[in-house]
Context: one part of a larger RNA
RNA sequence: GCCGGCGAGUUAAUGUCUGUGGCAAGCUUAAGGGAGAGACACCCGGAGGCGAAGCGAAAGCGAGUCUGAAUAGGGCGACGAAGUCGCAGGGAUUAGACGCGAAACCUGGUGAGCUACGCAUGGGCAGGGUGAAAGUGGCGUAACAGCCACGGGAGGCCCGAACUCACCACUGUUGCAAAAGUGGGGGAUGACCUGUGUGUAGGGGUGAUAUGCCAAACGAACUGGGAGAUAGCUCGUUCUCCCCGAAAUAGCUUUAGGGCUAGCGUUCGGGGAUAGGUGCGGAGGUAAAGCGCUGGAUGGGCUAGGGGGCGUCAAGCUUACUGAACCCAACCAAACUGGGAAUGCCGACGUGGAAUGCGGCAGUCGGACGGUGGGUGAUGAGAUUCAUCGUCGAGAGGGAAAGAACCCAGACCUACAGCUAAGGUCCUGAAGUCGGUGCUAAGUGGGAAACGAUGUGAUUGUGUCGAGACAGCUAGGAGGUUGGCUUAGAAGCAGCCACCCUUGAAAGAGUGCGUAACAGCUCACUAGUCGAACGCAAUUGCGCGGAUAAUGUAACGGGGCUCAAAGCAGCCACCGAAGCUUGGGAUAUUCGAAAGACUAUAUUGGUAGGGGAGCGUUCUGCAGGCGGAGAAGGCCAACUCGGAAGGUUGACUGGAGCGUGCAGGAGUGAGAAUGCCGGC
Numbered sequence: 001g002c003c004g005g006c007g008a009g010u011u012a013a014u015g016u017c018u019g020u021g022g023c024a025a026g027c028u029u030a031a032g033g034g035a036g037a038g039a040c041a042c043c044c045g046g047a048g049g050c051g052a053a054g055c056g057a058a059a060g061c062g063a064g065u066c067u068g069a070a071u072a073g074g075g076c077g078a079c080g081a082a083g084u085c086g087c088a089g090g091g092a093u094u095a096g097a098c099g100c101g102a103a104a105c106c107u108g109g110u111g112a113g114c115u116a117c118g119c120a121u122g123g124g125c126a127g128g129g130u131g132a133a134a135g136u137g138g139c140g141u142a143a144c145a146g147c148c149a150c151g152g153g154a155g156g157c158c159c160g161a162a163c164u165c166a167c168c169a170c171u172g173u174u175g176c177a178a179a180a181g182u183g184g185g186g187g188a189u190g191a192c193c194u195g196u197g198u199g200u201a202g203g204g205g206u207g208a209u210a211u212g213c214c215a216a217a218c219g220a221a222c223u224g225g226g227a228g229a230u231a232g233c234u235c236g237u238u239c240u241c242c243c244c245g246a247a248a249u250a251g252c253u254u255u256a257g258g259g260c261u262a263g264c265g266u267u268c269g270g271g272g273a274u275a276g277g278u279g280c281g282g283a284g285g286u287a288a289a290g291c292g293c294u295g296g297a298u299g300g301g302c303u304a305g306g307g308g309g310c311g312u313c314a315a316g317c318u319u320a321c322u323g324a325a326c327c328c329a330a331c332c333a334a335a336c337u338g339g340g341a342a343u344g345c346c347g348a349c350g351u352g353g354a355a356u357g358c359g360g361c362a363g364u365c366g367g368a369c370g371g372u373g374g375g376u377g378a379u380g381a382g383a384u385u386c387a388u389c390g391u392c393g394a395g396a397g398g399g400a401a402a403g404a405a406c407c408c409a410g411a412c413c414u415a416c417a418g419c420u421a422a423g424g425u426c427c428u429g430a431a432g433u434c435g436g437u438g439c440u441a442a443g444u445g446g447g448a449a450a451c452g453a454u455g456u457g458a459u460u461g462u463g464u465c466g467a468g469a470c471a472g473c474u475a476g477g478a479g480g481u482u483g484g485c486u487u488a489g490a491a492g493c494a495g496c497c498a499c500c501c502u503u504g505a506a507a508g509a510g511u512g513c514g515u516a517a518c519a520g521c522u523c524a525c526u527a528g529u530c531g532a533a534c535g536c537a538a539u540u541g542c543g544c545g546g547a548u549a550a551u552g553u554a555a556c557g558g559g560g561c562u563c564a565a566a567g568c569a570g571c572c573a574c575c576g577a578a579g580c581u582u583g584g585g586a587u588a589u590u591c592g593a594a595a596g597a598c599u600a601u602a603u604u605g606g607u608a609g610g611g612g613a614g615c616g617u618u619c620u621g622c623a624g625g626c627g628g629a630g631a632a633g634g635c636c637a638a639c640u641c642g643g644a645a646g647g648u649u650g651a652c653u654g655g656a657g658c659g660u661g662c663a664g665g666a667g668u669g670a671g672a673a674u675g676c677c678g679g680c
Base pairs, nucleotide, nucleotide: 001680002679003678004677005676006675011095012094013093014092016090017089018088019087020086021085022084023083026050027049028048032044033043034042054061055060064076065075066074067073098236099235101233105226106225107224108223109222110221116200117199118198119197120196121195122194123193124192125190127159128158129157130155135150136149137148138147139146163187164186165185167184168183169182170181171180202218204214205213206212211220239614240613241612242611243610244609249262250261251260252259253258263364264363265361266360267359270356277351279349280347281346282345289337290336294333295332296331298329299328300327301326305322306321307319308318309317310316367392368391369390370389371388372387373386374385375384376383397408398407399406412585413584414583415582417581418580419579423575424574425573426559427558428557432572445561451545452544455542456541457540458539459538460537461536462535463534464533472529473528474527475526476525478502479501480500483497484496485495508523512521513520586604588601589600591596615669617666618665619664620663621662622661623660625658626657633653634652636650637649638648639647641646
């Protein structure tokens, strides 16, 4: 891991609701007893309980009573009345209370054959080195001291086996081993190592303290018990079909992943048009708008005031400074409004199939994304928090390549029938290589901004032009004059001022380049040549650049597409879903006493959850059956058996018990619990 078996809402008591049955103003027995084969049935047993009357703290009174001075008012009652005892079921409480699961707490014991420390009594330490003190002799001293030699053998001394420890590395890591092996390392006469006996015990011991050790897991051992501790937590919880069908919110909560009440679901019996929708009528101050108010903010005008200047620093005068109020123009506002929607909200009436109240039973209190209106944030977030709608949640089907939430659309079953939605119709791939008009050349389409650009289409305005435009080419582009000033110089062209006149077809006191300054080139302007359109500006459609990332084209799903298979506006067809229609069938409601009927109607997605109807297993009672001419069980098959759980029949196997109808009782249904046991 697979297979098989086992495996989770039970039982009792109490009160509650529903169904059903007995009796009924009553209902009922408990313990116990009688009889009996008997614990069943039957019969006694009325002690007690509930109900039939309430009110008051009570005495008490009583359809009333209490309060009160009250014949007042008020409170609770009566009038308006059905209970009670079984049985079954739903839910509640108390019990382990659906099952398994702690870490822990307490209590009684068992442990020091491991290990820690102590005590008693034994044992062990090859060999080598170093050479303290004492002592002896000599020298020496007044005597000591001191010196030398010999001698001696001290030491938590040195080197190093046994022994002991465990510092390093490697191997080992389903090992040789639940701590080892190999090679090195430390101690090795000591606070040394070790045998045996013995002592200390769990909030206790022991400890050269590491919270170490106390029998391979010690911040409190192990074991029996309290004990099925508790677990607002996790996991699991077993047959079928039918009807309805949520919530992820509010308030409170040592509350926030838990609860309680309400909200939303279901169900029973009431109720009777009240919900909803549409028309009508209201209140309002949001959106947009506006600027009279409250404020903000821009430009202009005008003015008080302020600043500067002049002034006997007096009066005052003045000012290209500033500048409130006021006026004009154009703006801004959640906490501005002299005005003001759409929705929403409220109301009466008509319409209208159920709103709403009581009772039983829930689940929900982590929501998510999308659209719209706001707050927070950075007009960030697949962010967060409100409001409102939708979808998912609990929703399948078609589309968006793929895709909870987007678009279309809500799946009772069935058909080799039809029509459509979104989206599509060249191939992949069902359906137009459909028709008409233009647009795009960028594979734009098929990712992106500010900004940039003689891309190209449309529209508008304003100019020039056969008296010849625009572009090109040829020629001219002069004179006073080097204008004046400035300057070293300034001659069209550093700068300042002025910007005239003449000749002419035209030519600036000069557009740019250039020179030290001149020179030189060029432009404006003019003529010629040419011969038909040429400029400028604005609005707008579609395109271009801006454009850079990590495995591989890789920013149309792909192929591929250019008068399109791209895009815009429109037309006609077709395809396309579990939508709609058609044929058949089932279910529910309605009708009916039922059988059933048909018309009608409508319904039948579904998690948590509520309600209803069934199937199967085992046992019991009653009735009636089967079985060695083959029961149960097994294996395979069939069924024009059933809506499902399931049922029946047949072949083979098997070898002794087993169905059916009705009624009753449960240890009653397995795929999951890192489930338990067994097998492989």
Large-subunit ribosomal RNA, domain II from a soil metagenome, 680 nucleotides, folded computationally. Its mean pLDDT, the model's own confidence on a scale to 100, is 84.